[in-house]
RNA sequence: CAUCACGGAUGAUCGCGCAGUUCCUUUGAACUGUGAGGAAAGUCCAUGCUCACACAAGCUGCGAUGCUUGUAGUGUUCGUGCGCAGCGAAACAAUAAGCUGCGGCUCCCAGGAAUGGGAUGACGGCAGGAAAAAGAGCUACGGGGUAAAACCUAUGCUCGAGUACCCUUGAAAGUGCCACAGUGACGAAGCAGACGUGGAAACGCGUCUGGUGGAACGCGGUAAACCCCUCGAGUGAGCAACCCAAACUUUGGUCGGGGCACUUUUCUCCUGGAAAUGAACAGAGAGAAGAGGCAGGGCGUUAUGCUCGUGCAGACAGAUGAUCAUCUCGGAUAGGACGUUACCGUCUUAUCUAGACAGAACAUGGCUUACAGUG
Numbered sequence: 001c002a003u004c005a006c007g008g009a010u011g012a013u014c015g016c017g018c019a020g021u022u023c024c025u026u027u028g029a030a031c032u033g034u035g036a037g038g039a040a041a042g043u044c045c046a047u048g049c050u051c052a053c054a055c056a057a058g059c060u061g062c063g064a065u066g067c068u069u070g071u072a073g074u075g076u077u078c079g080u081g082c083g084c085a086g087c088g089a090a091a092c093a094a095u096a097a098g099c100u101g102c103g104g105c106u107c108c109c110a111g112g113a114a115u116g117g118g119a120u121g122a123c124g125g126c127a128g129g130a131a132a133a134a135g136a137g138c139u140a141c142g143g144g145g146u147a148a149a150a151c152c153u154a155u156g157c158u159c160g161a162g163u164a165c166c167c168u169u170g171a172a173a174g175u176g177c178c179a180c181a182g183u184g185a186c187g188a189a190g191c192a193g194a195c196g197u198g199g200a201a202a203c204g205c206g207u208c209u210g211g212u213g214g215a216a217c218g219c220g221g222u223a224a225a226c227c228c229c230u231c232g233a234g235u236g237a238g239c240a241a242c243c244c245a246a247a248c249u250u251u252g253g254u255c256g257g258g259g260c261a262c263u264u265u266u267c268u269c270c271u272g273g274a275a276a277u278g279a280a281c282a283g284a285g286a287g288a289a290g291a292g293g294c295a296g297g298g299c300g301u302u303a304u305g306c307u308c309g310u311g312c313a314g315a316c317a318g319a320u321g322a323u324c325a326u327c328u329c330g331g332a333u334a335g336g337a338c339g340u341u342a343c344c345g346u347c348u349u350a351u352c353u354a355g356a357c358a359g360a361a362c363a364u365g366g367c368u369u370a371c372a373g374u375g
Base pairs, nucleotide, nucleotide: 004375005374006373008327009326010325011324012323013322014321016035017034018033019032020031021030022029023028037357041368042367044366045365046364047363048362049238050237051236052235053234054071055070056069057068058067059066077233078232079231081229082103083102084101085100086099087098104123105121106119107118108117109116110115124228125227127168128167129166135159136158137157138156142153143152144151174226175225176222177221178220187217191210192209193208194207195206196205197204198203242258243257244256262292263291264290265289266288267287268286269285270283271282272281293312294311295310296308297307298306299305329355330353331352332351333350334349335348336347337346338345339344
């Protein structure tokens, strides 16, 4: 330095919340039990649950707008991106975030180089080639023409245009942008000067230097530009979800009120259920019976075991606290003994001191972050 475990216990008094029992019964009283973490944090990712929307199949019923189960639609939606392999949770499987290994590219640091180290890497795509004509214009070597000229004529050259059209590779390379300055900011583009060179001329070609600018053609940059491609995905919200619902009959859903909790199965009643009936079905409404997980107590065993009317937080302007005493794990200060050159270590005595990060809020799992001290 990294990883893992622990990161307090007991009792009393007072206070708060919940459950149970017994009284009292209007609120209430007594007793028993119980009451926040390894991360409760972050919200990076996922599973379940509740509701809404969308699509499909089915159920009951005269009749679906009801209910149950699932996830279609491929786009004016959302996400994703170097390659290969593996690990990766919530019962299994699969997989997400994430992690590991090997390799490629890019960037940063050290070095003369070889090379070494590092990465919170928004690391899929801005590619390469070739190329007219119609038409307009310039020149006149050569040819025609003339006494000689003038004049006519392109097979030469310039524009059109490095454009239209086209080819290759690729899953995908289309349209844009780089102000001002500068001829020109990516378009086989491009100004000035000098030198050289082709040609009869018109008109071209090459090299060097210069100017503007952050950058001047460097296999430029930009997709965190619009967009294109690959792969994938029902979508959204979150217990303040959800249910009931006053003041006027209805409607609406405000004030207000309710409701879950270790997991789960079956049965009964009750409530609701397209105006009335009734069904499918629903219930975090009441009760009964059972199975399982974790912790604890009792009996017994080397161990496995048997048993117990034992327990498992449930709030919502949000309880889980305060004080005192004792114990323990550590720490600090001082003294003594032993070991040691010394630092320091071990033991012991006295005094002080629970001491880091930090609070459940739908439930759960992985990941990440914070953390005094001891082992």
Molecule: Bacterial RNase P class B
Organism: Alkalibacterium subtropicum